[in-house]
Context: one part of a larger RNA
RNA sequence: GAGUAACGACAAGGGGGGUGAAAAACCUCCCCGCCGGAAGAUCAAGGUUUCCUGCGCAACGCUAAUCGGCGCAGGGUGAGUCGGCCCCUAAGGCGAGGGCGAAAGCCGUAGUCGAUGGGAAACGGGUUAAUAUUCCUGUACUUCUUCAUAAUGCGAUGGGGGGACGGAGAAGGCUAGGCCAGCGCGGCGAUGGUUGUCCGCGUUUAAGGCUGUAGGCUGGCUGCUUAGGUAAAUCCGGGCGGCUAAGGUCGAGAGCUGAUGACGAGUGCUACUGAGAGGUAGCGCGAAGUGGUUAAUGCCAUGCUUCCAAGAAAAGCCUCUAAGCUUCAGUUAUGAAGGAACCGUACUGUAAACCGACACAGGUGAUCAGGUAGAGAAUACCAAGGCGCUU
Numbered sequence: 001g002a003g004u005a006a007c008g009a010c011a012a013g014g015g016g017g018g019u020g021a022a023a024a025a026c027c028u029c030c031c032c033g034c035c036g037g038a039a040g041a042u043c044a045a046g047g048u049u050u051c052c053u054g055c056g057c058a059a060c061g062c063u064a065a066u067c068g069g070c071g072c073a074g075g076g077u078g079a080g081u082c083g084g085c086c087c088c089u090a091a092g093g094c095g096a097g098g099g100c101g102a103a104a105g106c107c108g109u110a111g112u113c114g115a116u117g118g119g120a121a122a123c124g125g126g127u128u129a130a131u132a133u134u135c136c137u138g139u140a141c142u143u144c145u146u147c148a149u150a151a152u153g154c155g156a157u158g159g160g161g162g163g164a165c166g167g168a169g170a171a172g173g174c175u176a177g178g179c180c181a182g183c184g185c186g187g188c189g190a191u192g193g194u195u196g197u198c199c200g201c202g203u204u205u206a207a208g209g210c211u212g213u214a215g216g217c218u219g220g221c222u223g224c225u226u227a228g229g230u231a232a233a234u235c236c237g238g239g240c241g242g243c244u245a246a247g248g249u250c251g252a253g254a255g256c257u258g259a260u261g262a263c264g265a266g267u268g269c270u271a272c273u274g275a276g277a278g279g280u281a282g283c284g285c286g287a288a289g290u291g292g293u294u295a296a297u298g299c300c301a302u303g304c305u306u307c308c309a310a311g312a313a314a315a316g317c318c319u320c321u322a323a324g325c326u327u328c329a330g331u332u333a334u335g336a337a338g339g340a341a342c343c344g345u346a347c348u349g350u351a352a353a354c355c356g357a358c359a360c361a362g363g364u365g366a367u368c369a370g371g372u373a374g375a376g377a378a379u380a381c382c383a384a385g386g387c388g389c390u391u
Base pairs, nucleotide, nucleotide: 013031014030015029016028017027018026032388033387034386035385040368041367042366043365046348047347050346051075052074053073054072055071056070060068061067080141081140082344083343084342086119087118088117092113093112094111098107099106100105122139123138124137125136126135142340143339144338145337146336147335148334149333150332151331152330153325154324158320159319160318161317166307167306168305169304172300173299174298177294178293179292180291181290182203183202184201185200186199187198188196204262205261208257209256210255215250216249217248218247219244220243221242222241223240224239225238226237228236229235263289266285267284268283269282270281271280272279273278308311354363355362370382371381372380373379
C1' cells in the first nucleotide's frame, strides 16, 4: 500500500423463549423462503471413527461461538438365509514335466488361480443415545451329519441333457403405485360467511404354505433295432412299427391361509416440564381397515415376432452306465436329534468425511421415482424428506 480488496454461488430471512462472561450465527417454538429425477432416500467405490454421549474452546472453522466433521474422555458395528469366504469358470495370470535361450529368462501341456458372470435358503413388526433382513417377537425356509422306520440297483474325475445367453420391435395379461367413492374418528372457526354437496387425519399388513389361472413351449406313450456319442449304457442321437388326442413342462397374478396376530387416527393413567395452551417419556385401551377406476420404464418374459454382423465358459442340477460292491455298502421317502464356522456390518457416500494442496461454485458408478398441469425422468408449483449455502 491499507484497515483497502476479500470473507467462495443473489435459496432469505424475521420474531419470542433458553443457555451463557458474552448470542445475527448454538438450543427450542412460531412465521417466511429454497430444493423436490434433488439440494430427498438406499447401495457400490473410496475414506477409516468422521458415528453417539459427556466435558471443553488455545489452535482449526475465512467473522463471533456457549456450536462443530475441532480437543479430551467414555460408549457404539451382534447374521445358517445380506455381501464375502466357499463350489464353478471368462479375459488374463502362474505353471510340474516339456520346448527354447550364454545367462537372466521367454513360451507353454496337465493343472492351478482369477468376477465384473453362474451356483441352497427370510419376511413382517418392535427396539437403542448410537446396530439391526444381524438383537427381540411372530411366522418361515435351505443344506449337511447321525439315528430310526419303510422301500430299493447303487456306483465317475467318463457319456448325454441342462445350465445357455445377440439387436430391434409389437401386442396381450398383470401388479406396485396413484386417484375417487364409501367407511371410521375428530373439528365448527378470535375477521363478513362456514351443520355442509364442509374441513382435517386414517383407511396398512410381508415372506412362507395351499391352489397351477392369463399365457408360452412341446404332440404323448410304447415295442424292436442301431457302423454315432474315444470303453459301456436301459441315457442321448439315427432307423422301423403299434396305440392314442390329449399329456407334459414353464408360468406372472388373483384367491384362501399366514392374521382371534401386527400396525393403526385417536384416547386414558403416571412421571417430568410449562404461567397456561401444550410438549416429552413410560405403561395401557384402540375405530375404520371396503368398493371402483387408472396404471407403469416393474413382472409373466432368457417369452413372442423379426433382422444379420449369428450373439461366454464351467460347476451346482437331472440322467446313463464302467471298474467295483451286491444279507454289507449305497440310494430314495418319512420322522427325530444335532450342526451351519470365519470375515464385513458404525458413519459419510452428487459430498465439509471420496478425487481436486482448502469445510474448493469442478469431478464421481448403480437403485427408488409421490401430487396438479404435461407426450414426458422436459418445465412450473408442491408432498415425504432435507435445507437457508459460517461474516

About this RNA:
RNAcentral holds the full RNA, with entries from SILVA. The part of an RNA shown here (large-subunit ribosomal RNA, domain III) has 391 nucleotides and comes from Halieaceae bacterium UBA5721. The coordinates come from a structure-prediction model, not an experiment, and the mean pLDDT is 84. Lineage of the source: Bacteria > Pseudomonadota > Gammaproteobacteria > Cellvibrionales > Halieaceae.